[in-house]
The prediction has a mean pLDDT of 77. This is a predicted complex of two RNAs, RNase P RNA and transfer RNA, with 447 nucleotides together.
RNA sequence: CCAGAGGGUUGGGCGAUCGCGUCAUGUGCAAACAUGUCGAGGAAAGUCCGGGCUCCACGUAACGACGGUGCCGGGUAACGCCCGGCGGGGGUGACCCCAGGGACAGUGCCACAGAGAGCAGACCGCCCCGGCGCACGCCGGGGUAAGGGUGAAAGGGUGCGGUAAGAGCGCACCGCGGGGCCGGUAACGGCAACGGCACGGCAAACCCCACCGGGAGCAAGACCGAAUAGGGGUGGCAAAUGGGUUUGUUGCAACUCGUCGCCCGGGUUGGUUGCUGGAGGCGGCAUGCAAAUGUCGUCCGAGAGGAAUGAUCGCCCAGUUCCCGUUUCGGCGGGGAUGGACAGAACCCGGCUUACAGACCCUCUGGCACC
RNA sequence: GGGCUCGUAGCUCAGUCGGUAGAGCAACGGACUUUUAAUCUGUAGGUCCCGGGUUCGAAUCCCGGCGAGCCCACCA
Numbered sequence: 001c002c003a004g005a006g007g008g009u010u011g012g013g014c015g016a017u018c019g020c021g022u023c024a025u026g027u028g029c030a031a032a033c034a035u036g037u038c039g040a041g042g043a044a045a046g047u048c049c050g051g052g053c054u055c056c057a058c059g060u061a062a063c064g065a066c067g068g069u070g071c072c073g074g075g076u077a078a079c080g081c082c083c084g085g086c087g088g089g090g091g092u093g094a095c096c097c098c099a100g101g102g103a104c105a106g107u108g109c110c111a112c113a114g115a116g117a118g119c120a121g122a123c124c125g126c127c128c129c130g131g132c133g134c135a136c137g138c139c140g141g142g143g144u145a146a147g148g149g150u151g152a153a154a155g156g157g158u159g160c161g162g163u164a165a166g167a168g169c170g171c172a173c174c175g176c177g178g179g180g181c182c183g184g185u186a187a188c189g190g191c192a193a194c195g196g197c198a199c200g201g202c203a204a205a206c207c208c209c210a211c212c213g214g215g216a217g218c219a220a221g222a223c224c225g226a227a228u229a230g231g232g233g234u235g236g237c238a239a240a241u242g243g244g245u246u247u248g249u250u251g252c253a254a255c256u257c258g259u260c261g262c263c264c265g266g267g268u269u270g271g272u273u274g275c276u277g278g279a280g281g282c283g284g285c286a287u288g289c290a291a292a293u294g295u296c297g298u299c300c301g302a303g304a305g306g307a308a309u310g311a312u313c314g315c316c317c318a319g320u321u322c323c324c325g326u327u328u329c330g331g332c333g334g335g336g337a338u339g340g341a342c343a344g345a346a347c348c349c350g351g352c353u354u355a356c357a358g359a360c361c362c363u364c365u366g367g368c369a370c371c
Numbered sequence: 372g373g374g375c376u377c378g379u380a381g382c383u384c385a386g387u388c389g390g391u392a393g394a395g396c397a398a399c400g401g402a403c404u405u406u407u408a409a410u411c412u413g414u415a416g417g418u419c420c421c422g423g424g425u426u427c428g429a430a431u432c433c434c435g436g437c438g439a440g441c442c443c444a445c446c447a
Stems, first nucleotide, its partner, number of pairs: 001367010012316007020039002023036005041342001045353002048351005053217004059252001061250003066213005071085005086100001087098004101208002106206002108202003123148002125144008156174006175197001176195002180191004221273004231264007242257004266446003280299008317340001319338008372443007381396004390427001398414005420436005
């Protein structure tokens, strides 16, 4: 210098003018005006997970259903998130990707093609024997699974021996299997010996195993005020061996009963609260490989009702492009034009995912050149 | 703001424990008819909303995105 990998920060600045919203103060009967103050994000988004908070349900147990998660260890309030490791795959490498438990519990599927697709099979071929035949070959019987062919997949692979041809038939190496020893908290790894090889794939098919999960959501909920018809329909039970109590069944237990469930209809579209300081951000130190935890310091600047946070101009900063001059061909100087993404709070946090023009920084890898 | 459902031919819908996508109406051609309609017959028409994954194989199973539609407050 070129090509890449991982991580982080930022995502225009300054000034002027006009404009919007909250709050406070003042003027004003009010409308409004004046002054001051503050006014979006890394994703505020999707609402995909996990919590806080609130209400409802809430006696407990068992079984079941439903939904989710799924290598091991750790972190955390918790998680399907994060960190570290293991195994598999990809890359020369930095590094990246993996829903990664179980297929000897059971059920099911493996279309088409193909001889044969699940405890399978012989189409072409190879070989032997018999018969016909001069021969090529044909017919019959048998052996074989090495080769061809079909397929996503054909019941270990390569090589040597062996054989009529072949075959784990025998042997070596690799793979596989169960057991043993060693290392590791574990997933798992290593070692030597044994076994001639059985046990195909699919669980993001049903399922099995282990673990987790009560329901709803700030339009939750609480208080005040206004208005209206406690109106109609329907169902249950009406004095108890019954009905009802927000997933089902059962058992025991509890509460309640002229009341309960559902539907239609009527009224209102007001105010206050929940409402923003929190598992909070940043920095130092300690522990830890890390995620993170502890401690100290420091900083907090929307709370909003269909809901504001913007626009124009000038200068500058990147970037892109054109012209002129200059050059030691890498650039340098001057001028003009253009020019900054995705998006936008609505109870609040921790994550994930998705969108994002660019700019900057750190670490690392491969290659080339020079010293 | 929160919750739920759906997306297959021009339209309305099937296809659902994975095997290569159909029906009705509509369109176009032919027959019948003097002609039209009706009827009969034939043909064409598909990014199964999009992207990725699992699988030999995906409209179907899983994940992400996009686009539609529906519901909700308070009082008695």
Rfam match: Bacterial RNase P class A. By type it is a ribozyme.